A computed fold for a 350-nucleotide part of an RNA from a metagenome, annotated as small-subunit ribosomal RNA, central domain. It matches the Rfam family "Bacterial small subunit ribosomal RNA". Rfam links the family to the GO terms structural constituent of ribosome and ribosome. Its mean pLDDT, the model's own confidence on a scale to 100, is 89. The full RNA is in RNAcentral, with records from SILVA.
Context: one part of a larger RNA
RNA sequence: CUGGGCGUAAAGGGUGUGUAGGCGGUCGGACGUGUUCGGUGUGAAAUCCCCCGGCUCACUCGGGGAACUGCAUCGAAAACUGUCCGGCUUGAGUGCAGGAGAGGAGAAUGGAAUUUCCGGUGUAGCGGUGAAAUGCGUAGAUAUCGGAAGGAACGCCAAUGGCGAAAGCAGUUCUCUGGCCUGUUACUGACGCUGAGGCACGAAAGCCAAGGGAGCAAACGGGAUUAGAUACCCCGGUAGUCUUGGCUGUAAACGAUGGGCACUACGUAGUGGGACCUCUGAUGGCCUCACUGCCGGAGUUAACGUAUUAAGUGCCCCGCCUGGGGACUACGACCGCAAGGUUAAAACUC
Numbered sequence: 001c002u003g004g005g006c007g008u009a010a011a012g013g014g015u016g017u018g019u020a021g022g023c024g025g026u027c028g029g030a031c032g033u034g035u036u037c038g039g040u041g042u043g044a045a046a047u048c049c050c051c052c053g054g055c056u057c058a059c060u061c062g063g064g065g066a067a068c069u070g071c072a073u074c075g076a077a078a079a080c081u082g083u084c085c086g087g088c089u090u091g092a093g094u095g096c097a098g099g100a101g102a103g104g105a106g107a108a109u110g111g112a113a114u115u116u117c118c119g120g121u122g123u124a125g126c127g128g129u130g131a132a133a134u135g136c137g138u139a140g141a142u143a144u145c146g147g148a149a150g151g152a153a154c155g156c157c158a159a160u161g162g163c164g165a166a167a168g169c170a171g172u173u174c175u176c177u178g179g180c181c182u183g184u185u186a187c188u189g190a191c192g193c194u195g196a197g198g199c200a201c202g203a204a205a206g207c208c209a210a211g212g213g214a215g216c217a218a219a220c221g222g223g224a225u226u227a228g229a230u231a232c233c234c235c236g237g238u239a240g241u242c243u244u245g246g247c248u249g250u251a252a253a254c255g256a257u258g259g260g261c262a263c264u265a266c267g268u269a270g271u272g273g274g275a276c277c278u279c280u281g282a283u284g285g286c287c288u289c290a291c292u293g294c295c296g297g298a299g300u301u302a303a304c305g306u307a308u309u310a311a312g313u314g315c316c317c318c319g320c321c322u323g324g325g326g327a328c329u330a331c332g333a334c335c336g337c338a339a340g341g342u343u344a345a346a347a348c349u350c
Base pairs, nucleotide, nucleotide: 003322004321005320006319007304008303012318014201015200016199017198021194022193023192025088026087027086028085029084030083031082034080035077036076037075038074039073040072041071042070049065050064051063052062053061091191092188093187094186095184096183097182098181099180103177104176105175106174107173108172109171110154115149116148117147118146119145120144121143125136126135162169163168206247207246208245209244210243211242215241216240220236221235222234223233258317259316260315261314262313263312267294268293269292270291271290272289273288274287276285277284299306300305323350324349325348332343333342334341335340
């Protein structure tokens, strides 16, 4: 090393795209790379193993055999693998006809509400809490009516719903644009799967520059509570939250479950299509494709559970784990403006 694993025990990369590599449908032909068989040569001796012999035995020693599982070369085989050539259409893709959607980007626009300001009515309270107080208010608040400004978020519809690779996406309209599903089987003819590195995307917070700032609100100030209260509750309140450009690259980035293909009982609900039957149609019935849930059998699992959306049965490829702590650390390297990120030990200890 050959092992066993990764939903919850250690372990699936945050997600995609794709390079190298690994793996790869079906038919025919050629070659003979791997593969298999045989021959020859070689594989020093000693050692190991077997047999015989010699020291009284044994250890040791001598002789013979086998073995040295390998390599080279010659010949043979041609199923599988590989290479080359020629086909095929089921995998994959394209076209055509339809379909649903908060998928993405930009621009425009709407109403409700909060806040502030202006004006009217109006008078002593308002607000807040478990109870209070800080706070606001006779310089006229709260309440109410009219007007204006500005920013942010989009009630009902709304769903156990939809879309997206993930992060994520929700008022309305327009423009640009990606993907998906169904039907058809017209076209290409294996063009496929995975994917170390690479590249791209990547919530929130945070950083840089410029704007913006209604509400909310780390920090901070004050009032309470309390033994204390650097908190929970209350009154304020700045970064931030918003926009544009750039950076950061993390998360319980979770289904704690990598991707692909195939196979393996049902039942029930939803979303988007299609075919058939009833048939003028609605409706109803039945079948089917894609997606999203629940329940449940075989199987599986340590159990919980999972169960055609597998954690079942197989194959291919990638990532990862190998006792707890030390340690999502140190050092080094790379990246970053910084904060920090990625990679990642050891001593020691149980």